[in-house]
RNA sequence: CAUGCCGGCCAGCCUAAUCCUGUUCAGUUUUUGAACAAGAGCGGGGGAACCAUUUCGGGGGCUUACUCUGAGCAAACGCCAGGGAGAGCAUCUCUUAGCUCUAGCCCGUCAGCUAACCCCGUCGGCAUUAAGAGGUGGCUAC
Repeated sequence: CAUGCCGGCCAGCCUAAUCCUGUUCAGUUUUUGAACAAGAGCGGGGGAACCAUUUCGGGGGCUUACUCUGAGCAAACGCCAGGGAGAGCAUCUCUUAGCUCUAGCCCGUCAGCUAACCCCGUCGGCAUUAAGAGGUGGCUAC
């Protein structure tokens, strides 16, 4: 100087909600932030034939955010308890156990599936648990 076995340390989470480019503005030592525009990626909706369906007692969409039973309260919505089902738990995947959540919003009488085609979003909120098995990347030392 190079390599970097064993070992050790590190890697944030939910959500589609991330990344790149350009312009303008602000600040500025390096560099960073905001707004706008246009892309890529990711996500959602509308929309033929064929097939399917049944509204008029409305119906439908996003989302895990649905459903059943029941003593009591209650006009009803609901409250409470239990069961089924679904979702999340900290670098990635699986298994086991444990813990937590099942809210909120929208369209406006109208939309099943749906090729071509068309339209929309790219917010916001957080620090949720261990064990076992199998993996990825970075750093470090003899």